[in-house]
RNA sequence: AAUUUUCGGCGGGCAUUCGCCGGCGGCUCGUCCGCUGGAGGAAAGUCCGGACACCACAGAGCGGGAUUCCGUUUGAAAAAACGGGGCGUGCGCCGAAAGGUUCGCGCAUGGAAAGUGCAGCAGAAAACAAACCGCCGCGAAAGCGGUAAGGGUGAAAAGGCGGGGUAAGAGCCCACCGCCGCGCGGAGCAAUCCGGGCGGGCAGUGAAAACCCAAUCCGGUGCAAGACAACAUAGGACGCGGAGUUGCUCGCUCUAACGCGUUGGGUAUGUCGCAUCCCCGCGAGGGGAGGCUUCGCAAGGGGCCAGAUAAAUGAAUGCCGGUUUCUUCGGAAACUACAAAAUCCGGCUUACAGCCGAAAUUUCCCU
RNA sequence: GCCCCUGUAGUUCAACGGAUAGAACGGGCGUUUCCUAAACGCUAAAUCGUGGUUCGAUUCCACGUGGGGGCG
Numbered sequence: 001a002a003u004u005u006u007c008g009g010c011g012g013g014c015a016u017u018c019g020c021c022g023g024c025g026g027c028u029c030g031u032c033c034g035c036u037g038g039a040g041g042a043a044a045g046u047c048c049g050g051a052c053a054c055c056a057c058a059g060a061g062c063g064g065g066a067u068u069c070c071g072u073u074u075g076a077a078a079a080a081a082c083g084g085g086g087c088g089u090g091c092g093c094c095g096a097a098a099g100g101u102u103c104g105c106g107c108a109u110g111g112a113a114a115g116u117g118c119a120g121c122a123g124a125a126a127a128c129a130a131a132c133c134g135c136c137g138c139g140a141a142a143g144c145g146g147u148a149a150g151g152g153u154g155a156a157a158a159g160g161c162g163g164g165g166u167a168a169g170a171g172c173c174c175a176c177c178g179c180c181g182c183g184c185g186g187a188g189c190a191a192u193c194c195g196g197g198c199g200g201g202c203a204g205u206g207a208a209a210a211c212c213c214a215a216u217c218c219g220g221u222g223c224a225a226g227a228c229a230a231c232a233u234a235g236g237a238c239g240c241g242g243a244g245u246u247g248c249u250c251g252c253u254c255u256a257a258c259g260c261g262u263u264g265g266g267u268a269u270g271u272c273g274c275a276u277c278c279c280c281g282c283g284a285g286g287g288g289a290g291g292c293u294u295c296g297c298a299a300g301g302g303g304c305c306a307g308a309u310a311a312a313u314g315a316a317u318g319c320c321g322g323u324u325u326c327u328u329c330g331g332a333a334a335c336u337a338c339a340a341a342a343u344c345c346g347g348c349u350u351a352c353a354g355c356c357g358a359a360a361u362u363u364c365c366c367u
Numbered sequence: 368g369c370c371c372c373u374g375u376a377g378u379u380c381a382a383c384g385g386a387u388a389g390a391a392c393g394g395g396c397g398u399u400u401c402c403u404a405a406a407c408g409c410u411a412a413a414u415c416g417u418g419g420u421u422c423g424a425u426u427c428c429a430c431g432u433g434g435g436g437g438c439g
Stems, first nucleotide, its partner, number of pairs: 001363002004360007012320007020038007027030001040338001044349002047347005052222004059250004064218005069084006085109001086107005092101003110213002115211002118206002132151002134147005159177002162174003178202001179200004184195004226272004236263006242254004276289005290305006321336006368438007377392004385422001394410005415431005
C1' cells in the first nucleotide's frame, strides 16, 4: 500500500423557485397572507419485553406460552456486554493406540441413569444386540460345536495396548492408560476442576430443534384498545334462554327489562386518546424546566424534541461533493444505496451504494 | 394499523423424520378409427428461498418471501 472479515459512526451539502401536512397569528374571511415545525438507522418484519386503555387494579384450577451452564455489570422487563466452565472442531505437539494437550474458531450450552417413543436401508448382529467370511476342534463329507483377535456393513459395532492364558480366542486373568458409581480431601463466590481411596472388568450410544421432566416468569384483548358527540337502529323469519369477562371450568360484575345470535335494512362522520410541560407578550416571538444527542479532562457550550387519517414530509434548476466511463487532460456524460412514521418506548432479526475510524487475516514493496 | 393461518407436479389433494415424494384430472407421444371423442399403453412434470438440528428433513427450528382470513 492493497485485500477480506468483524465492530462502531455517517449515510450527501448549499442556493433559488413552485407545491404538500401540522401549529400560531392577521385581516379585506379567501380553501388568502405571514411566521414556524415536518421521517429512519432500520420508520420494515411484528419475533420478544414494557408503558397505556378496557375487562374484577386481575382471583382459583386445568390448558397454553416464553426462557434455560456459572459469576459480575447495565436494565422496569425482555435483553445485552465482559469473564469463566463444559462440549465440538482445525493446525501443531505428546502417545504404540485409546486418548491427552497449548493456541485458534464455533455452540438455539438445564436434564437421555424420571418415563414413553424413534434409530430406515445396509449388515450375521443396532440398543438389556450377534456367527456372514475368517480362525480352532470334531467329522470322509454334509454339518455340528467353540470363538468377538482379523475382514466386511453402517452415522453409530462391545474401551486401548502389552503380557499371561487357550485347540483357537476373549477383561477370561494381570500391569499401565481410559471409563462409570460412591463417599473423602483440596481449589474456586459458583458452574466446575484436581488428587488419592473404595467398588465395578466396564453394552446405559445418539437425539429433547421427538413427546416430556425440572426451575423461573406470564390473566386476556390490543389505539380498529377506549371515551364523548352526531347519525342510524323500519319490518319480518329462524334459533337460543340470561348478558359481559374467558382457550375451558369456576368465580366475579351487570340485569329481571324481554334479551341475545343469524339473516335483512341503515350509519361508514367529527373531537379526544395523539406528540414534553410552564411563564411573559396582542402576536410572529422570547424565557425557563425536562428529555435525547454532540464537543470538552472539567467548568461549560452547540443542536434537536414530526404528528398525517387514504394518509403531508415532494419536485425542478444551478453549484459543490462522491462513484464509474470517456478524454483533445481543459473537461464531459451517466449514476448517486436500502427504504419511508401511524399510540409510544426498550431489544432482536432482516435489507443497505458509498465514505470515515478501530481491530484482526492474507499478500506485496521499502528500511 | 393490529392479530392469526398457510405454502408439495399445470390444478386439487396424499406422504409415523427413512427406498427412486404418490394419486386423480389436465399435458405430450403412440394404439384403435375414414376423422374426432371415448377406451388402452407409455411418458414429462413438484416439496417457496436460505441457513441450522439430525447419520438422514416435504416433515423439526430460525430468518426471509408469497398467499389467505379476522378485528370499528
Record summary: Two RNAs folded together computationally: RNase P RNA and transfer RNA, 439 nucleotides in total. Its mean pLDDT, the model's own confidence on a scale to 100, is 76. Rfam match: Bacterial RNase P class A. It is annotated as a ribozyme.